[in-house]
């Protein structure tokens, strides 16, 4: 250098063209002597950036940025 595959809530993740979600975390409450456990509600998002196709884009093109993994180049 080239070439795959990834970037979504605090973390791990789904969601592959039509209202941006779960699970654990945070918070408030029940309930308990007190904790934890368990119920219940709730808050939290420029979907990595910018353009671009579309009546619509987390999704499809293209650049670019990160991350990983793999080639190659290196007498």
């Nucleotide at each position: 250098u080239c070439c795959u595959g990834c970037g979504u809530a605090g973390c791990u993740c789904a969601g592959u063209g039509g209202c941006a979600g779960a699970g654990c975390g945070g918070g408030u409450g029940a309930c308990u002597g007190u904790u934890a456990a368990u119920c219940a509600c709730u808050a939290g998002g420029u979907c990595g950036u910018u353009g671009g196709u579309u009546c619509g884009a987390c999704c499809c093109c293209a650049a670019c940025c990160g991350c990983a993994g793999g080639a190659g180049c290196c007498a």
Predicted 3D model of a 75-nucleotide RNA (transfer RNA) from Neoakkermansia glycaniphila. The same sequence occurs in records of 3 taxa. The coordinates come from a structure-prediction model, not an experiment, and the mean pLDDT is 81. The RNAcentral record of the sequence draws on ENA. Rfam family: tRNA. By type it is a transfer RNA. Rfam's curators write: Transfer RNA (tRNA) molecules are approximately 80 nucleotides in length.